RNA sequence: ACGUUGUUCCGGGGGUCGGUGUAAUUCCGAACCGGCGGUAAAGUCCGCGACCCGACCAAGUUUUCACUUGGACGGUUGACUUGGUGUAAUUCCAAGACCGACAGUUACAGUCUGGAUAAAGGAAUAGACG
Numbered sequence: 001a002c003g004u005u006g007u008u009c010c011g012g013g014g015g016u017c018g019g020u021g022u023a024a025u026u027c028c029g030a031a032c033c034g035g036c037g038g039u040a041a042a043g044u045c046c047g048c049g050a051c052c053c054g055a056c057c058a059a060g061u062u063u064u065c066a067c068u069u070g071g072a073c074g075g076u077u078g079a080c081u082u083g084g085u086g087u088a089a090u091u092c093c094a095a096g097a098c099c100g101a102c103a104g105u106u107a108c109a110g111u112c113u114g115g116a117u118a119a120a121g122g123a124a125u126a127g128a129c130g
Stems, first nucleotide, its partner, number of pairs: 002130003005126006016030004031111002033100002035048004043098002052075003056071006080096005102114003
């Protein structure tokens, strides 16, 4: 110095103005935002997390069916082109595009409220071993 293990901390941003209307931060016009690892610096590449679905295992409740909680696994899961520079860029620069889970709501939500005190992952530190 690196690896393994423990502990602690960190760990998602954004709705403002105008219009219509009984009612909209949800519709319309103009705005605004971009988790984590990899790779030439990425919302759009590759992979992961989150959300949703399934059967399995464990615990609890129940006469049973079944339900609740936790665990590990599988599945589903959005969107980019052109030009320039360069050894190398769907990542940089220029221009023009596009995308955004579920539940709730006096009216349809990436931006409001909620599950979420979660998680991918990152940092610090401690002792022992290699």